[in-house]
Context: one part of a larger RNA
RNA sequence: CUGGCAUAAAGGGUGCGUAGGCGGCUCGUCGUGUUGAUUGUGAAAUCCCCCGGCUUACCCGGGGAACUGCAACCGAAACUGGCGGGCUUGAGGACAGGAGGGGAGAGUGGAACUCUAGGUGGAGCGGUGAAAUGCGUUGAUAUCUAGGGGAACGCCGGUAGCGAAAGCGACUCUCUGGCCUGUUUCUGACGCUGAGGCACGAAAGCUAGGGGAGCAAACGGGAUUAGAUACCCCGGUAGUCCUAGCCGUAAACGAUGGGCACUAGGUAGACGCGGUUUCGACGCCGUGUCUGCCGAAGCUAAUGUGUUAAGUGCCCCGCCUGGGGAGUAUGGUCGCAAGGCUAAAACUC
Numbered sequence: 001c002u003g004g005c006a007u008a009a010a011g012g013g014u015g016c017g018u019a020g021g022c023g024g025c026u027c028g029u030c031g032u033g034u035u036g037a038u039u040g041u042g043a044a045a046u047c048c049c050c051c052g053g054c055u056u057a058c059c060c061g062g063g064g065a066a067c068u069g070c071a072a073c074c075g076a077a078a079c080u081g082g083c084g085g086g087c088u089u090g091a092g093g094a095c096a097g098g099a100g101g102g103g104a105g106a107g108u109g110g111a112a113c114u115c116u117a118g119g120u121g122g123a124g125c126g127g128u129g130a131a132a133u134g135c136g137u138u139g140a141u142a143u144c145u146a147g148g149g150g151a152a153c154g155c156c157g158g159u160a161g162c163g164a165a166a167g168c169g170a171c172u173c174u175c176u177g178g179c180c181u182g183u184u185u186c187u188g189a190c191g192c193u194g195a196g197g198c199a200c201g202a203a204a205g206c207u208a209g210g211g212g213a214g215c216a217a218a219c220g221g222g223a224u225u226a227g228a229u230a231c232c233c234c235g236g237u238a239g240u241c242c243u244a245g246c247c248g249u250a251a252a253c254g255a256u257g258g259g260c261a262c263u264a265g266g267u268a269g270a271c272g273c274g275g276u277u278u279c280g281a282c283g284c285c286g287u288g289u290c291u292g293c294c295g296a297a298g299c300u301a302a303u304g305u306g307u308u309a310a311g312u313g314c315c316c317c318g319c320c321u322g323g324g325g326a327g328u329a330u331g332g333u334c335g336c337a338a339g340g341c342u343a344a345a346a347c348u349c
Stems, first nucleotide, its partner, number of pairs: 003320003006303002011317001013200004020193003024087007033079001034076003038072004048064006090190001091187003094183005102176007109153001113149008124135002161168002205246006214240002219235004257316006265294012298305002322349003331342004
C1' cells in the first nucleotide's frame, strides 16, 4: 500500500433459476488443500557475502550463500475438503387463526358526459385578458321526459394496504398467488447468491379484428406577436378502450443489488398474539411482522444517513476508471417496423 458505485464515473427495470462461488452444531474416518522433518533436484552466468588479480574503479578469478520451486518418502490432523453417522437453532412442511386497491374471468350499479326522439321556450349561446373563428329562428344554449353509447369509478382515501418490479381503487360471484401470527407437531442443512438462460415488464409505438362518449399528437381555423410552424380559443384524426400477437424501453428512483449476523433510544401508523382485570371492553405491559418521522455512537467531502444504515463484518452477483467524439460507427444478434441489446477508434480538450 491492499480503490470505488445515494448526490462526483459506477446497482442490472424486476423475479425464477442452471453452472459456479460460499455455507449451521456434533462424532468418527480418510489425508485433498494445509503443515513439519529428510532425501533428490533446482545448469552456468546474474543478484548477495567473503577472499583474491589488474596502481584504483569498471571488469575479472576463486569460495560460500541463495535459487523463495518441484518430486519422492516419513510424520501431524486443529482448520478446509471427501466419505459415513447423529442433531435442531438455518430452511421448509403440518395444524389453527388473520389482514389486504395482489392476479384472472364473468356479471351488476350509480354520478357525469355525449348522441337520438319528444315537450316547454324564443334569441342568443359559447369562449377570452379582450376578442374572433364556431354553434343558433331548418329553433341552439337552458329545462323536463324517454332511449342509446363509450370510458372512468367521486366521497370513504390515510407519509393507510397489497404486489418481485412494472403496478393495483365502484359492487357481487367464481378461480387463484403471496404474506403475517400462534402451537413447537413433522422433515433434518434440504441453505444464500446467481455468469449464461427463462419469465414478467409503465407510457408511447407496431400488426390484425372490433369499439369510439370524453380527451387529444398531427392537421385546419381564430387570436396574440415584429414574426408565432408556440403558449390562449374553436374544431379535429391517429391514439387513448377491448381481443390476439409484437415491442422491451423510462428520472423502470430510495438515483441506494440480494442474503445473514451484530450495534442507544424516542415517537406515530397498519396487522396479529399473549399477560394484567371476576368474564369482556377501554387502558396498561410484553412480543412478532410491516410502514413513517426524530435522533446516540459510528460513517460521510459535505448534504445527510443512522436496527428499513450510507454503521460493524461475512458470502455471492452486477457495474465504474477524465470530458467530448458516443451509447455513436462497424460487426453480431433480436424486431414487421420504429428501433433494442452488445459496443469501439481516429481526432480533440
Predicted 3D model of a 349-nucleotide part of an RNA (small-subunit ribosomal RNA, central domain) from a metagenome. Model confidence (mean pLDDT): 90 of 100. It matches the Rfam family "Bacterial small subunit ribosomal RNA". Rfam links the family to the GO terms ribosome and structural constituent of ribosome.